c-di-AMP riboswitch aptamer (ydaO/yuaA leader) from a Bacillota bacterium, 145 nucleotides, folded computationally. Its mean pLDDT, the model's own confidence on a scale to 100, is 78. Its Rfam family is "c-di-AMP riboswitch aptamer (ydaO/yuaA leader)". From the family's description: This family represents a conserved RNA structure found upstream of the ydaO and yuaA genes in Bacillus subtilis and related genes in other bacteria.
RNA sequence: ACGCACGAUGUGCCGAAUCCCCGAGGACCGUUCGGGGAACGGGGGACCCAAGUUCGUGGGGCGCAGCCUGUGUGUGCGCGCAGGUAGGGCAAGUCUCUCGGCCCGAGCCCGUCAGCUAACCCCGUAGGCAUCGAGAGAAGGCCAG
Numbered sequence: 001a002c003g004c005a006c007g008a009u010g011u012g013c014c015g016a017a018u019c020c021c022c023g024a025g026g027a028c029c030g031u032u033c034g035g036g037g038a039a040c041g042g043g044g045g046a047c048c049c050a051a052g053u054u055c056g057u058g059g060g061g062c063g064c065a066g067c068c069u070g071u072g073u074g075u076g077c078g079c080g081c082a083g084g085u086a087g088g089g090c091a092a093g094u095c096u097c098u099c100g101g102c103c104c105g106a107g108c109c110c111g112u113c114a115g116c117u118a119a120c121c122c123c124g125u126a127g128g129c130a131u132c133g134a135g136a137g138a139a140g141g142c143c144a145g
Base pairs, nucleotide, nucleotide: 011130012129013128014127018038019037020036021035022034023033024032039125040124041123042122043121044120049115058113059110060109061108062107066085067084068083069082070081071080072079073078087104088103089102090101094138095137096136097135098134099133100132
C1' cells in the first nucleotide's frame, strides 16, 4: 500500500418500515420489552356498479419477485436444478427521459373465505446495504443589466 473479516461512530441508499411520549432494569444514554400518539404502508367490509349457464380444477393476500423453456424425480400437480423474460434497484444538489453496463428476479401469510366499497373494523413499522458510465430536458441557485 492492497485485499479479506469483525467492531464502533457519522453520513447516505433500497424499502411502508420513521418520529415522539410514558413505564419496566434502583446513575445516564442506547439496545430490549410493554403501553400510547403522529406519520407511512396494507387487509377486511354496503348501496350503486361490475360479474352472471352446468360440471371439474379450491380460492385469496403482502411483496419488484409473476411467467416461459429445458431437465431430474413420480404425470400436465408439487418439489429441486439450469437458462430466459415481465418487473424492481444502481444516491451523495433535486426530478424526468434516453442509451450502454451491473445486480436482484426471493420469501411468507390466511385456511375453504374474500370483486368494487361510504361508515366502520383489523394488522404492520422488518430486514439488507455503501450503488457504474454517457447524453438530453426541467426545476433551483449565483452574477450582471